Model confidence (mean pLDDT): 76 of 100. This is a predicted structure of a 335-nucleotide RNA (Bacterial RNase P class A). It matches the Rfam family "Bacterial RNase P class A". It is annotated as a ribozyme. Gene Ontology terms of the family: dimeric ribonuclease P complex, tRNA processing and ribonuclease P activity. Rfam describes the family as follows. Ribonuclease P (RNase P) is a ubiquitous endoribonuclease, found in archaea, bacteria and eukarya as well as chloroplasts and mitochondria.
RNA sequence: GGAGCCCAAAAGACAAUCGCUUGCAAAAGAGGAAAGUCCGGGCAACAUCGAGCAAGGUAGUCGCUAACAGCGACCGUCCGCAAGGAUAGGGAAAGUACCACAGAGACAAUACCGCCUUUCUAGGCAAGGGUGAAAAGAGUGGGGUAAGAGCCCACAGCGCCUCGUAGCGAUACGGGGCGGAGGCAAACCCUACCUGUUGCAAGGAGUGCUAUCAGCCCCUGCUCGGGGACGCACGUUUACCGCUAGAGCGCUGUAGCAAUGCGGCGUCGAGAUAGAUGAUUGUCAGUUAUACCUACGGUGUAACUACAGAACCCGGCUUAAUGAAGGCUCAAUAU
Numbered sequence: 001g002g003a004g005c006c007c008a009a010a011a012g013a014c015a016a017u018c019g020c021u022u023g024c025a026a027a028a029g030a031g032g033a034a035a036g037u038c039c040g041g042g043c044a045a046c047a048u049c050g051a052g053c054a055a056g057g058u059a060g061u062c063g064c065u066a067a068c069a070g071c072g073a074c075c076g077u078c079c080g081c082a083a084g085g086a087u088a089g090g091g092a093a094a095g096u097a098c099c100a101c102a103g104a105g106a107c108a109a110u111a112c113c114g115c116c117u118u119u120c121u122a123g124g125c126a127a128g129g130g131u132g133a134a135a136a137g138a139g140u141g142g143g144g145u146a147a148g149a150g151c152c153c154a155c156a157g158c159g160c161c162u163c164g165u166a167g168c169g170a171u172a173c174g175g176g177g178c179g180g181a182g183g184c185a186a187a188c189c190c191u192a193c194c195u196g197u198u199g200c201a202a203g204g205a206g207u208g209c210u211a212u213c214a215g216c217c218c219c220u221g222c223u224c225g226g227g228g229a230c231g232c233a234c235g236u237u238u239a240c241c242g243c244u245a246g247a248g249c250g251c252u253g254u255a256g257c258a259a260u261g262c263g264g265c266g267u268c269g270a271g272a273u274a275g276a277u278g279a280u281u282g283u284c285a286g287u288u289a290u291a292c293c294u295a296c297g298g299u300g301u302a303a304c305u306a307c308a309g310a311a312c313c314c315g316g317c318u319u320a321a322u323g324a325a326g327g328c329u330c331a332a333u334a335u
Stems, first nucleotide, its partner, number of pairs: 002330005010322001012284007020029003031307001035318002038316005043199004050224004055195005060074005075089001076087004090190002095188002098183002107137001112129002114125004139155005158179009203241002206234004215230001216228004248267008285305009
């Protein structure tokens, strides 16, 4: 120098002028994804959230967490020479469905070529060939037979059951027994566990009187069950609260492989409502290209400096996109 893998700091800086939002003022004023709104929670309302059914979700193990479909560690399987990466990973021995095209036949079915017997018409076989993503699914050797075949035997391998050892466990290793009809459950289904509904346009937010059979409305997708003026009178209305101090942020100690937990110190960092957080200029910085010079560097000129933008708040995931530094693997001249 080449081909790759992992990780992911940062997200241009300062000044002047003109503006915008919040605030009495001082002062403060977008993100790592503010995005998609896909999961999970907080918060709020709903007979004071009731019972059953239905429906939906999750799926290796052990942990973490407020919770999760997330994260961490580990196990199995697959991919890669490797660093590493992927994983929707319970059950096909409860039942059902499906398996395009091709093919004789797509799963208790079949025989196209082939092999064997033969009275030449029928019968036997499933080793070899052919089709296909997949073909009775058990590989090698031997026996066996008319020809053959787990038909039988030995060894190897696979599945299930069981025992032992190691491990909290998934599982790993070893012993014994049994077995021989594929795949598919991000198809129905079965098993285990979880889920009330609606979302800040939630909601704060009505009061009094009368009536309460039926109807109507709500909890609620259905059944049961429960609740309510829906009528009259008065009152509220483009406003205010909710609205940002929070599972917060920074530094640090400690337990743990880690996710994360428990502390200590410091700190307050947007709150708009058609939606503020901007624009211009100058200097500097970074990258690229190019020119020059006394040249592993310096100077000048030009261009560029992504994706994007809060709307109740958090934890994740996914997607978009600029990208420094660092760690690691392989190969040896491979592009």